[in-house]
A computed fold for a 72-nucleotide RNA from Youngiibacter fragilis 232.1, annotated as transfer RNA. Its mean pLDDT, the model's own confidence on a scale to 100, is 81. It matches the Rfam family "tRNA". Gene Ontology term of the family: triplet codon-amino acid adaptor activity. The sequence is in RNAcentral, with records from Rfam. The source organism's lineage runs through Bacteria, Clostridia, Eubacteriales, Clostridiaceae and Youngiibacter fragilis.
RNA sequence: GCCCUCAUAGUUCAAUGGAUAGAAUAAGUCCCUCCUAAGGAUUAGAUGUGGGUUCGAUUCCCGCUGAGGGUA
Numbered sequence: 001g002c003c004c005u006c007a008u009a010g011u012u013c014a015a016u017g018g019a020u021a022g023a024a025u026a027a028g029u030c031c032c033u034c035c036u037a038a039g040g041a042u043u044a045g046a047u048g049u050g051g052g053u054u055c056g057a058u059u060c061c062c063g064c065u066g067a068g069g070g071u072a
Base pairs, nucleotide, nucleotide: 001071002070003069004068005067006066007065010025011024012023013022018055027043028042029041030040031039048064049063050062051061052060
């Protein structure tokens, strides 16, 4: 240089065109307990960036940025 894959919550992962983007874990509050842990209830939290297609985009297309892999 060329080719491929990936980017979603603090972290690890779902969601392959449709209604409110879901779960685990972590965090806050409350209950329970003499206290802590465990357990229960509840709250907040995310689609890398700029365009395009579409009635509708996390999803499809293009560019950019970043990460990983392959190739001489």